This is a predicted structure of a 350-nucleotide part of an RNA (small-subunit ribosomal RNA, central domain) from a metagenome. The coordinates come from a structure-prediction model, not an experiment, and the mean pLDDT is 89. Rfam family: Bacterial small subunit ribosomal RNA. RNAcentral holds the full RNA, with entries from SILVA.

[in-house]
Context: one part of a larger RNA
Formats: sequence, C1' cells, structure tokens
RNA sequence: CUGGGCGUAAAGGGCGCGCAGGCGGUUUUACAAGUCAGAUGUGAAAGCCCACGGCUCAACCGUGGAAGUGCAUUUGAAACUGUAAGACUUGAGUACCAGAGGGGGUAGUGGAAUUCCCGGUGUAGAGGUGAAAUUCGUAGAUAUCGGGAGGAAUACCGGUGGCGAGGGCGACUACCUGGCUGGAUACUGACGCUGAGGCGCGAAAGCGUGGGGAGCAAACAGGAUUAGAUACCCUGGUAGUCCACGCCGUAAACGAUGUGAACUAGAUGUUGGAGGUGUUGAUCCCUUCGGUGUCGGAGCUAACGCAUUAAGUUCACCGCCUGGGGAGUACGGUCGCAAGAUUAAAACUC
Repeated sequence: CUGGGCGUAAAGGGCGCGCAGGCGGUUUUACAAGUCAGAUGUGAAAGCCCACGGCUCAACCGUGGAAGUGCAUUUGAAACUGUAAGACUUGAGUACCAGAGGGGGUAGUGGAAUUCCCGGUGUAGAGGUGAAAUUCGUAGAUAUCGGGAGGAAUACCGGUGGCGAGGGCGACUACCUGGCUGGAUACUGACGCUGAGGCGCGAAAGCGUGGGGAGCAAACAGGAUUAGAUACCCUGGUAGUCCACGCCGUAAACGAUGUGAACUAGAUGUUGGAGGUGUUGAUCCCUUCGGUGUCGGAGCUAACGCAUUAAGUUCACCGCCUGGGGAGUACGGUCGCAAGAUUAAAACUC
C1' cells in the first nucleotide's frame, strides 16, 4: 500500500462557515472524452508455456508455435459517466400567515439574602467542633429594631421541560438581532451534499492594561487531629472569582457515537404546531408534522448493549487508528507577552 476498523478494546477533528477537490434528482437530443467491440502496426533476442527434435536418459541444447494483460492508429456501438443545448419538480431555496423558546447583544429596574457603617433596645457571652482551640466580645459583641453603603447571584416557577452548531444560556422591562417549527398556496428550477487547507466561535483556569471587590476562596498564617499531618476539620486570608478591552485555544470540549440522505415492527411519556363528520364545555379522543425521553422486535454486537434520535440495511464526503513503554516526549517549524499550545519522531526496552 491493499485490507480491516473507530460507543466501552488503538481510533470521530471541541464546534461551525466555506475556497479547491470528491460526489450528485427526473427527462429529451447531440457529441463520442471515459467505456465497450473489431481490425492493423508494434510489443528485440534469451527466459516462462506448448509441440517436435539432438546428446544412451535427464539437466542442458535446437527448431517452430503460443503468449506478451500494454501502446498507437483506425472502424463502429451509445446503455452508463462526461460535455453541450433544452425541459421538469420530487431535492434545495424564496415569498405569505401563524407559533414556541433561559438563542445572542446593549441599556435600565426590582426584591430576598450575606457583609460593613450609623443609631436604638439589651447584657455576658458569641463563634466553631466528634471534642476543642485559634478568633470576636464589658472600648458593649452575639441577639433584636430602624436607617444607610456596596458587590455578586437571581429562591419558588423548574421539569430525562425549552433554546443554541458546539462551548453554553435562568429575576423583570425596553430596544437591536440570529435561528427553528407548523399551515396553505405561489414562485425559482438542481441553485445540492461533503469539505484537505483557510476563516470564525470556543467552559474553567491563566496572562496584559484599567476599574471593582459583598460573599466565596488557591497561596499563606494560626488552631486542632496525628507517630508525623507540608492534608481532611476550624478561625482568618491574598490573587482570583465581577466589569471593559486585548490575549490564551485547551477539557471526561462526552451521546466517550463526524456530517448529510434513503429504507427497515411497535408500545408509552413529554414538548411545539395543524386538522377532525367525534364529543362539541374547559377537557378528552383520533389523525398528522417537528423535537425530546423510556421500553421493546427483526437485525447487529466479543459481550455489555444499540434498536426509525441505530451501534440495523446502504450511499456520498471528511477526520482518525495500526502492540505496550519510551511519548503526546525530544529536535525542528508555526503560534503565544508568558504559561504553554500545535505539528511530531527515534534509539532503547518488553
């Protein structure tokens, strides 16, 4: 390489947009590049294969034939692929009417709670723990009432519920804005799928500059525990957590399951629509489309399990794997302020 694979054994890129490339619906005509058939030329000799012959046989050798899957030229075929022209509506999209939603961004507003400050009441304890102590408190704490400040998060509703490509998103209001679903028509007419590079987004932590800082809390300090205790428990507490702008680009970024399309028993819950000669009263029931769960059949699987949201049956395209360790390391390149990220070996060893 061929091949075989990628839920859990090695292996799906964190996610999207998309250039090139690969692949591509129905139908008519033409061409004949791919494709198929015939002919001609060429495809050195030796060798291989076949036949006959020569050394007593064989090896060996001689003669003849075949083959030489290829290439070129030429004559045809037109189903398929392609190309050109034309047509179509099922794929895709646009318009219209409805609908659901923590989808995103900006600004503003509210209430509960913690902490702190001021004032009142009030007196000796409060905190904390397995038990304690460090700690706070007669300079009046804890508790309680009133007032104020400030930051962060938004109880209940809340739900294998919703939205988003993923990361993720939860008080309320306004504005700006993306996507999705259903319904009935009209229109465009294959405009599609995938996507190496590329570009963008990307939790937390971390970094830079400037703000902010209530609570929590790496580091750190103290008190305990213990043989020790650089921990678990307790009292404190700084970065950080928050905001703006700019970096970083990684996660068990998980459904450990790439994207798109088609086909293949059902049962049941839930969510968003639409329809109904059913009931017609909220409601219930039936049908249907979109999502999200549970169970289960065929089939698949090493088993576990998956099972119309497939890990079933197929197609298109991309990514990735190829024994363990060495190692996601070294070196080099690229990126980064740094931390580091990415790409990625070998010796050696079992």